[in-house]
RNA sequence: CACCACCUUCGGGGCAGGGUGAGCGGCGCGCGGCCGCAAUUCCCGACCGGCGGUCAAAGCCCGCGAGCGCACUGCAAAGCGCAGACUCGGUGAAAUUCCGAGGCCGACGGUACAGUCCGGAUGGGAGAAGGUGGCC
Numbered sequence: 001c002a003c004c005a006c007c008u009u010c011g012g013g014g015c016a017g018g019g020u021g022a023g024c025g026g027c028g029c030g031c032g033g034c035c036g037c038a039a040u041u042c043c044c045g046a047c048c049g050g051c052g053g054u055c056a057a058a059g060c061c062c063g064c065g066a067g068c069g070c071a072c073u074g075c076a077a078a079g080c081g082c083a084g085a086c087u088c089g090g091u092g093a094a095a096u097u098c099c100g101a102g103g104c105c106g107a108c109g110g111u112a113c114a115g116u117c118c119g120g121a122u123g124g125g126a127g128a129a130g131g132u133g134g135c136c
Stems, first nucleotide, its partner, number of pairs: 003134008017044003023037005046116002048106002050064004059104002067082004086102005108119003
């Protein structure tokens, strides 16, 4: 140095602005009408990007984590399964990673249809850093 065990700490970001109006409320009730409120979910637009690897820096190359299913009255669960998205041009020895341009993607439950709100979650977590001991 490497390896093994244990411990500690750390370990995910994001709708500015505008439009519409499902609904709800008021005008005593019904009809008509008017007024007010009303979507971070719809429309325009805005914004965000966990971890390891990869000749060189990656949301969209490979993999991991998170999430979902098998799954039960409820909870947990090894394992198995599912699991998003990129092109063109330039530079270079090397880049789907850099630069330029134009694109695309985003678990589950709730709710007016959600990558961004609320919730599971004061959770889990790939992993990162450090410490102690062992071994050599």
Molecule: FMN riboswitch aptamer (RFN element)
Organism: Anaerolineales bacterium